[in-house]
Molecule: small-subunit ribosomal RNA
Organism: uncultured bacterium
RNA sequence: AGAGUUUGAUCCUGGCUCAGGAUGAACGCUGGCGGCGUGCCUAACACAUGCAAGUCGAACGGACCUUGCUUUUUUGGAGUACUUGUACAAAGGAAAAGCGCUGGUUAGUGGCGGACGGGUGAGUAACACGUGGGUAAUUAACCUUCUAGACUGGGAUAACAACGGGAAACUGGUGCUAAUACCGGAUAAGAUUCAUUAGCGGCAUCGCUGAUGGAUGAAAAGAGGCCUCUCCAUGGAAGCUCCUGCUAGAAGACAAGCCCGCGGCUGAUUAGCUAGUUGGUGAGGUAAUGGCUCACCAAGGCAACGAUCAGUAGCCGGCCUGAGAGGGUGAACGGCCACACUGGGACUGAGACACGGCCCAGACUCCUACGGGAGGCAGCAGUGGGGAAUAUUGCGCAAUGGGGGAAACCCUGACGCAGCAACGCCGCGUGAAUGAAGAAGGCCUUCGGGUUGUAAAGUUCUGUCAAUUGGGAAGAAACCUCCAAGGUAAAUAGUCUUGGAGAUGACGGUACCUAAAAAGGAAGCUCCGGCUAACUACGUGCCAGCAGCCGCGGUAAUACGUAGGGAGCAAGCGUUAUCCGGAAUUACUGGGCGUAAAGGGCGUGUAGGCGGCCAAUUAAGCUAGGUGUAAAAUGUUACAGCUCAACUGUAAACCCGCAUCUAGAACUGGUUGGCUAGAGGAUGAGAGAGGAAAGUGGAAUUCCUAGUGUAGCGGUGGAAUGCGUAGAUAUUAGGAGGAACACCAGUGGCGAAGGCGGCUUUCUGGCUCAUACCUGACGCUGAGGCGCGAAAGCGUGGGGAGCAAACAGGAUUAGAUACCCUGGUAGUCCACGCCGUAAACGAUGAGUACUAGGUGUAGGAGGCAACAACCUUCUGUGCCGCAGCUAACGCAAUAAGUACUCCGCCUGGGGAGUACGCUCGCAAGAGUGAAACUCAAAGGAAUUGACGGGGGCCCGCACAAGCGGUGGAGCAUGUGGUUUAAUUCGACGCAACGCGAAGAACCUUACCAAAUCUUGACAUCGAUAGAAUCUGCUGGAAACAGCGGAGUGCCCUUCGGGGAACUUGAAGACAGGUGGUGCAUGGUUGUCGUCAGCUCGUGUCGUGAGAUGUUGGGUUAAGUCCCGCAACGAGCGCAACCCCUACUGUAUGUUACUAACAGGUUAAGCUGAGGACUCAUAUGGGACUGCCGGUGUAAGCCGGAGGAAGGUGGGGAUGACGUCAAAUCAUCAUGCCCCUUAUGAUUUGGGCUACACACGUGCUACAAUGGGCAGUACAGAGGGAAGCUAAGCCGUGAGGUGGAGCGGAACCCAAAAAACUGUUCCCAGUUCGGAUUGUAGUCUGCAACUCGACUACAUGAAGUUGGAAUCGCUAGUAAUCGCAGGUCAGCAUACUGCGGUGAAUACGUUCCCGGGCCUUGUACACACCGCCCGUCACACCACGAAAGUCGGCAACACCCGAAGCUGGGGAAAUAACCGUAAGGAGAUAACCAUCUAAGGUGGGGUUGAUGAUUGGGGUGAAGUCGUAACAAGGUAACC
Repeated sequence: AGAGUUUGAUCCUGGCUCAGGAUGAACGCUGGCGGCGUGCCUAACACAUGCAAGUCGAACGGACCUUGCUUUUUUGGAGUACUUGUACAAAGGAAAAGCGCUGGUUAGUGGCGGACGGGUGAGUAACACGUGGGUAAUUAACCUUCUAGACUGGGAUAACAACGGGAAACUGGUGCUAAUACCGGAUAAGAUUCAUUAGCGGCAUCGCUGAUGGAUGAAAAGAGGCCUCUCCAUGGAAGCUCCUGCUAGAAGACAAGCCCGCGGCUGAUUAGCUAGUUGGUGAGGUAAUGGCUCACCAAGGCAACGAUCAGUAGCCGGCCUGAGAGGGUGAACGGCCACACUGGGACUGAGACACGGCCCAGACUCCUACGGGAGGCAGCAGUGGGGAAUAUUGCGCAAUGGGGGAAACCCUGACGCAGCAACGCCGCGUGAAUGAAGAAGGCCUUCGGGUUGUAAAGUUCUGUCAAUUGGGAAGAAACCUCCAAGGUAAAUAGUCUUGGAGAUGACGGUACCUAAAAAGGAAGCUCCGGCUAACUACGUGCCAGCAGCCGCGGUAAUACGUAGGGAGCAAGCGUUAUCCGGAAUUACUGGGCGUAAAGGGCGUGUAGGCGGCCAAUUAAGCUAGGUGUAAAAUGUUACAGCUCAACUGUAAACCCGCAUCUAGAACUGGUUGGCUAGAGGAUGAGAGAGGAAAGUGGAAUUCCUAGUGUAGCGGUGGAAUGCGUAGAUAUUAGGAGGAACACCAGUGGCGAAGGCGGCUUUCUGGCUCAUACCUGACGCUGAGGCGCGAAAGCGUGGGGAGCAAACAGGAUUAGAUACCCUGGUAGUCCACGCCGUAAACGAUGAGUACUAGGUGUAGGAGGCAACAACCUUCUGUGCCGCAGCUAACGCAAUAAGUACUCCGCCUGGGGAGUACGCUCGCAAGAGUGAAACUCAAAGGAAUUGACGGGGGCCCGCACAAGCGGUGGAGCAUGUGGUUUAAUUCGACGCAACGCGAAGAACCUUACCAAAUCUUGACAUCGAUAGAAUCUGCUGGAAACAGCGGAGUGCCCUUCGGGGAACUUGAAGACAGGUGGUGCAUGGUUGUCGUCAGCUCGUGUCGUGAGAUGUUGGGUUAAGUCCCGCAACGAGCGCAACCCCUACUGUAUGUUACUAACAGGUUAAGCUGAGGACUCAUAUGGGACUGCCGGUGUAAGCCGGAGGAAGGUGGGGAUGACGUCAAAUCAUCAUGCCCCUUAUGAUUUGGGCUACACACGUGCUACAAUGGGCAGUACAGAGGGAAGCUAAGCCGUGAGGUGGAGCGGAACCCAAAAAACUGUUCCCAGUUCGGAUUGUAGUCUGCAACUCGACUACAUGAAGUUGGAAUCGCUAGUAAUCGCAGGUCAGCAUACUGCGGUGAAUACGUUCCCGGGCCUUGUACACACCGCCCGUCACACCACGAAAGUCGGCAACACCCGAAGCUGGGGAAAUAACCGUAAGGAGAUAACCAUCUAAGGUGGGGUUGAUGAUUGGGGUGAAGUCGUAACAAGGUAACC
């Protein structure tokens, strides 16, 4: 960076598709390891279970455990006293109480936290977000700093106790008690507020700093240590000290609220919205401004720069893509917002209208003793469900961070880690080197080989990962404890700071290191027709299937499936989905509008956009510099850390934006002043179918009246309908009426367009020229708006001659609702009012400026004394043409050129200018204007062909002019059809059909029936045997089978044998196939067409296909030749060269010939002889438009002469490039497929010969130009040995017999026949015609039944010249007559040749057919046998309408109205304050009111689904009917 796809090809336009990158992905196949990330995009669906927000006993009273002390009781009894049984009694044990100078746990009160952290994206189009500002309109717990302070009192209440209620949740009253809980008082101003006042500042309200006075108005304690001071006095405290906490104020930090500028979605088929709405005044409310709320007043506010409404959506940093500008997106990470089952509400608090708080309503789930209760995973795991789809009910607080606490510490599903998943990115491995017998196997094969492939094996190595052994981190330093030093302090206590030591790891025995062994455990996926890298075989046979686009598949598929091979990527690879790119295919960068999609039908003009010259000023745009901000992360660059990378860290730059300050003044804008070149006015001339109204004129048509006049008129391709004897048409005169204005008249004029045409008058718009007098930018364009706007149409009223939709009739036609004809109504005309569209076109918007010319024409002016002519110039209107432009065609000063300004419009074709909605309209309809679905094209210009019921030129037995046929009959032959066991196969318009077949009784023969064979009838190899060969018998239809007989050759030889040919022949390779495919082929052939064409090289032109040459003017049979020409040459064709024929020379002269000479016969070149003639065989000559005349530039043509022949003399052979998938696989060859005891081979018999019928080609006829009979004459070219066969004889004849001659200029076939002469027949189904049939024969042949030919006799059919139609032929031709040959045993009406007799006609090219050249049109290119349109019928698809039906959404009106705030109320009840008390103050419950969620009712709006039926549309196989369009498409087409 491009590529494929419209065409036969080309260029362009234009869509569709592909190659790239990306992803929270999914699916299919596959899967070794590690690191780092990521992981419910769907149901903001419902949730079992566990955990996710607590903490503080250094705020408080208790409770419990523990422990110490004291007291009491009891037990105990060492021991003591002695009265020996009494008293006392220690230690120890137990219990209870008290104290606290022990430690701990904690339900409750209280404090702080719970508003963070974590989740989700439903809502939201909004100051929600982003960015920059404002707050002189604000708040702020914890934290920091500073200034002050903490005085004095009081009453309660949980807990607790006992008593109750309840299933539970929970709860009631009674009694007791504490605080850093609550409350009163004091004190304080720098706080708040009021009044007075000063200074400074600003941004309007005002702000800041002060002064004076008044009012209001705080607090809480707790822990540790100590005894220096005070008090009590071993030790403590209210003392000291220190720390934490508390109160007031100021400031900061973190954070929050509110306001503003700008920015970022879609729809106008949403155009108007709004009553607290906009503003004011005054209140209320809030931390704070404000209609935030209320009362009153005013009537405003928003909107085309898009209000309102509807749809969709969290926004951003960023992410993906892109060269960029852009486009898409908003997972993870980060910022903001919103939400927490749904809706509403407040409370508490510094902060919430609060995810794990409260109240209410609703839905749902759970518990229940039925009375009532409980709940909210969009926290982490997890479950169900939904879905294509998304993980563990893990470990730990070790680290980081957070809450509480003085701290230890506690809590923390934040977080750190681990688990699962190739979901992504990154890294590594699956081994390395060597190794040719190029192994085996696979695949292919031209059978030689090639390929897999150094690949494997083998040999030599290495050791990453995994597995095993051993070791083993960093992440950890704080708090804390101890020690030391310093600060504070009276102090060694306490506390703070610093240093040292100790202790603490979920991950995890993980990362990493190490040892030994071992190539051992580790490769797939997609693709291979083009795009797009990579090809073969087999299978399949428009089937199965593939496909991103083009498209593959119908028997040789590189496109389907499999295999081999190859290409690509790789632990992944493909597919699907989505986004950007390519796409300059929405074009700002960076497109267009004559014909491809696209200029509004035209004007006027509003908003808007743009705007002449000079000067001053301003500084909005603009430019430069500074400042602030633009969070971090991301991205970029550099360096660094994990072995590298991904990943991460550090630093730098960037952040294109916004705000603000300063400066500049060229340009744009604003303001001011001036100018005249734009524009307008004035004056003087001018042209005109410009418009409107009124009047008026002649010609013509029609009608009426009258006259003349008579039988037709009219109309057409031809007719008819129609009119006319009731007098038409024609003609004359008069009249009526309507419409249109001949000539002039002109790519002439006027108008904005539509459009405007007799003449006159009136009114009126615009334009041009000249002058340069006035104004002084007044201009251009123009969304909406307004006006005009052909024809047709509509309404009302007139008018109506002609014309003429509809309609009627007549024709045409298969039909003819048409074209043609005869009539004919709306309409056409006028007035008024609608409609508002046209191929309203120059398919070309308006304006301005610039850019070679030439030549017409209309109007004007100037110059030249002057008409004319000419020159100059302005304005219109045409043509040609340069540069330039354009895809080309073309445009070209009247641009489609070069530029600027403004408007309109386009973005593939169809669906569709349709549907729905809205606006307009009386209606018709107009304007605006989609989607679903469907296709890969649709289209423009030009090119080459082909075609045309287009044109021009020309040719041909093409027509015409003639002659003779075919089509009718009979027969022959071929074909179709039918039949059949088989009737073998092929050939099918010309160009199949007397064709393959130059000859089917058997054979041929390929077909059928039956009987047989299986290495085979035929070829090669081959063990064996035998030469070959000849021959007999039996069975059989034959093939065949069986049994015999005779017989041994040739070559070499070392004599053993071997070889060649031939026969036999096991087994197997193989043979064989007229089986298929002529659409796989070669070869051969037909046809256009013996038509004159078909091409190439170089050059030139064109972007290109292509053109030129090859066209043109002549000429020719001819692209034959000449001339001209951007062409010059050349090739294949034409012609010529070849053969036959027509004349002739020469040579030769037998088998041919015979003039002269001679001989000779009944006759005869019969004989001698000759080389003259004919002839034969060779070889030459001759004809070339050469000569003459005319004509022409020439080529040539016309005429003539000579000549046997005259303009290629006649005929043949010869067939360009190509066309028809033309014919042939059955001549032959051949690929592939098929059969292989048969689709091969052999044999016998049958069939190809059938026969209601149809067609082609022929023969014979229908007769007198003839038939019969008789006689007589004249050819050419051929053939002949398994042959032609003579003479002679026999037979009526076919023929038989015979055997001379001849391999042929000798003999034979062989008689030529028409003709001619004579005779007969006398127009008839005949003396025409000969079919058919019978009988008898002949010949060929193994064999004439199916199924031969011929002969004789007999029979004697149809047929009396042939409908529509159709064929051949232009001179030795047609016609007619016979002869020969090939094939062949036999068989010819066919075929191929040969000669005899021998015409008619051609004016001519209008027409039919075919062909050639040029040109034109084309929607054709399979090329007119083309293409193609519409209805109908059938199937499917999406959509519209539809009586309705069912939902959703947002509003509105009314009803009801929970909780709650606020207000009222407070007669009920009330601890703190006041008061001695009564009572008061204060606050509270009930109750009431406003607001209000949910709910109900109602009528509308909007949107969706569905709906019998219905409408058109699209797509489908070969359906039906017609033929509309493309050619003059057969009536030019189209709007």